[in-house]
RNA sequence: AUGAAAGUAGGGGGAGAAAUCUUUUCUUCUUUAGAAAAGGAGCCGAAGGUGUACGAUGCGUAAUGCAUUUAAACUCUCAGGCAAAAGGACCCUUACUGGACA
Numbered sequence: 001a002u003g004a005a006a007g008u009a010g011g012g013g014g015a016g017a018a019a020u021c022u023u024u025u026c027u028u029c030u031u032u033a034g035a036a037a038a039g040g041a042g043c044c045g046a047a048g049g050u051g052u053a054c055g056a057u058g059c060g061u062a063a064u065g066c067a068u069u070u071a072a073a074c075u076c077u078c079a080g081g082c083a084a085a086a087g088g089a090c091c092c093u094u095a096c097u098g099g100a101c102a
Base pairs, nucleotide, nucleotide: 006097007096008095009094010093011092012091013090020040021039022038023037024036025035026034027033042082043081044080048078049076051074055069056068057067058066059065
C1' cells in the first nucleotide's frame, strides 16, 4: 500500500466404476425385506499413498555407464470407492490472516 505467494473459514460447481454373487448370524416376519460378519469374482481413480522423465549433484570407463535427488490430472491400485446421500482432486467466489515485488 490499488497488497504477490500461501493459509483458514463460508458459499457455488465438481467425473468414473456390478443398488454384484455365495454362506452364516440377527431383526421383522413366516412371503419378503433389512442389518452385520466372512468369502468369491469384476470394475473405477479425483481423499491419501507407490513408481516414473528432463534436469541437477557426485562417482567412474577405452566406450556404453552407476548412485543420490527430482513432477503430474501419467502409472500402480496399497488404501479408498462402484444407485441416491455422503465423500471428492480441482475450479470460481466472499471474508479474514498473511506481508513478497515495487